Predicted 3D model of a 72-nucleotide RNA (transfer RNA) from a Candidatus Kerfeldbacteria bacterium.
RNA sequence: UCAGGAGUAGCUCAGUGGUAGAGCAAUCGACUGUUAAUCGAUUGGUCGUGGGUUCGAGCCCCACCUCCUGAG
Repeated sequence: UCAGGAGUAGCUCAGUGGUAGAGCAAUCGACUGUUAAUCGAUUGGUCGUGGGUUCGAGCCCCACCUCCUGAG
């Protein structure tokens, strides 16, 4: 330099154009001699950045940034 892949909650990841979710974690509560475990509830997102397409974009298109793999 070229090609491919990845970027979504604190972490691991879903979400193939129509209200952004799960598990774990955190907080509060229930349970009990206490802790742990278990159960219930709650909180938490400018969806990497900037544009474009569309009535509507996490999803499609373009550029850029970061990481991984390969080629030279």
Notes: The source organism's lineage runs through Bacteria, Bacteria candidate phyla and Candidatus Kerfeldiibacteriota. The sequence is in RNAcentral, with records from ENA. It matches the Rfam family "tRNA". By type it is a transfer RNA.